[in-house]
Context: one part of a larger RNA
């Protein structure tokens, strides 16, 4: 100097506490371990693994197994020699790669070739094979914590220290005073973007106050509203009052917004030989008739169990049946599909518009009416299993989803213990997106709707900052 302490001081954070809602128990869905298993590929492991890599395992994906084939290869370049043709068609054999047999086809051209194939024959391909403890590059954690540093000086034999400690203040090494320091850089802050008031300027496809039509902003018309999208303007402790040397606090006006106005992006120096060799790039080492590569099939979807994360319940703030309202914010041409018609339904006929402020996916839910169940394993709750359909897609048996209709299983609020979350937050309700033929999605990333409770305090529990002390520790 550091680390460390059931040492001290000072501070902070859903860290407690105060609270709301949960998991942990039930039943399913999904990752993991375990066991199995021909294979049940592979990596992730305390916080920081486990709805993680995986924004979609029936075949492809796949890398894993089992069976059958190939061997300059499924892919890249480059030589030399030979031969044409490569393709498409139908024919055998086969599970399929393929292998064979017939037809059928070449292009340029200075006639030397060349173009593209195939055949030897040599370089070389190829590998998700092994090392994340040889790398890059990326990413998680301490941590959006407030700290890590350098330059010259000055102390000190040096290791270093001082600055950067002190006294106040802050979300903050923000700032202000003091100081043998005096400046500086990397972080904080700002400067970006989205949100919330406004003024303007353009008004189509969006909007309708006035005026005329209309079943309907339909349609003429408008340029106020509302919304789109440019470009401005607002907020700085400016003003007032207290308080303070001073930063700065405390309470007020005005204001949409008040003291960082709310959200996001941003992640310092480094810490954990942390994750990644299977995104991708690379070093070494390995295999080269296989650890390369092509194909059928089967696994990754096993199931005495255990955990982790979610969903649906257990009812009455409920359920069932009508009948009615209110969004944002995405997608769309190999596409999204209206009307209309057919089925109880999934869905099928249909195909009107639309590369979309025009059309479409689209029906938001919860919410309000009404009118029914009466506390009951129920008209709660839907797992499980029979039948019969729908879709995708060569192909749903192993192993997809979705509808009918019957069946109707646990489950009466979950021990110890444990998680989230301080406001448009929790909690409750749906819509929409990537992936995607379809899909295991209940996951995840978005997006608006309804819309609380609580904080007396910081003694304790976790983390974490300065300072000081103590040390058989580096």
């Nucleotide at each position: 100097u550091g680390a460390c302490g059931g040492g001290g001081g000072c501070c902070c954070g859903c860290a407690c506490a105060a609270g709301c809602a949960g998991u942990g128990g039930a039943g399913c869905a999904u990752g993991u371990g375990g066991u199995u298993u021909a294979a049940u590929u592979c990596g992730a492991c305390g916080a920081u693994a486990c709805g993680c890599g995986a924004a979609g395992a029936a075949c492809c994906u796949u890398a894993c197994c089992c069976a059958g084939g190939u061997u300059u290869g499924a892919c890249a370049u480059a030589u030399a020699a030979c031969u044409g043709a490569u393709g498409u068609c139908a024919g055998c054999a086969g599970a399929g790669a393929u292998g064979u047999u017939g037809a059928u086809u070449u292009c340029c051209u200075u006639c030397g070739g060349g173009a593209c194939a195939g055949u030897u024959a040599a370089a070389c391909a190829g590998g998700u094979g092994c090392u994340g403890c040889a790398u890059g590059g990326c990413u998680g954690u301490c941590g959006u914590c407030a700290g890590c540093u350098c330059g010259u000086g000055c102390c000190g034999u040096g290791a270093g220290g001082u600055g950067u400690u002190g006294g106040g203040u802050u979300a903050a090494g923000u700032c202000c005073c003091g100081c043998a320091a005096c400046g500086a850089g990397c972080g904080c802050a700002a400067c970006c973007c989205c949100u919330a008031u406004u003024a303007u300027u353009u008004g189509u496809u969006a909007c309708c106050a006035u005026c005329a039509u209309u079943a309907a902003g339909u349609u003429g018309g408008g340029g106020a509203c509302u919304c789109a999208a440019g470009u401005g303007a607002u907020a700085c402790a400016g003003c007032c009052g207290c308080u303070g040397u001073a930063a700065g606090g405390c309470g007020g006006a005005g204001g949409a917004a008040g003291g960082u106005g709310g959200g996001g992006a941003u992640g310092a120096c480094g810490u954990c030989a942390a994750g990644u060799c299977a995104g991708c790039a690379u070093g070494g080492c390995c295999c080269u008739u296989a650890c390369a590569u092509c194909u059928g099939g089967g696994g990754c979807u096993a199931c005495a169990c255990a955990c982790g994360u979610g969903c649906u319940a257990c009812a009455a703030u409920g359920g069932u049946a009508g009948g009615u309202a209110c969004a944002a914010a995405g997608g769309g041409u190999a596409g999204c599909a209206a009307a209309a018609c057919a089925g109880u339904g999934a869905u099928g006929u249909g195909g009107a518009g639309c590369a979309a402020a025009u059309c479409u996916c689209a029906a938001a839910a919860a919410g309000c009416c009404u009118a029914u169940c009466u506390u009951a394993g129920u008209u709660c709750g839907g797992a499980u299993u029979g039948c019969a359909g729908g879709c995708u897609g060569c192909a749903a048996c192993u192993c997809g989803c979705c509808u009918g209709c019957a069946u109707g299983a646990a489950g009466c609020c979950g021990g110890a213990a444990u998680u989230g979350c301080u406001a448009g937050u929790a909690a409750c309700c749906g819509c929409a997106g990537a992936u995607c033929a379809g899909c295991u999605a209940c996951g995840c990333u978005g997006u608006g709707g309804u819309g609380a409770a609580u904080a007396c305090g910081u003694u304790c529990c976790c983390g974490g900052g300065c300072c000081u002390u103590g040390u058989a520790c580096a």
A computed fold for a 474-nucleotide part of an RNA from an uncultured Candidatus Saccharibacteria bacterium, annotated as small-subunit ribosomal RNA, 3' major domain.
The prediction has a mean pLDDT of 83.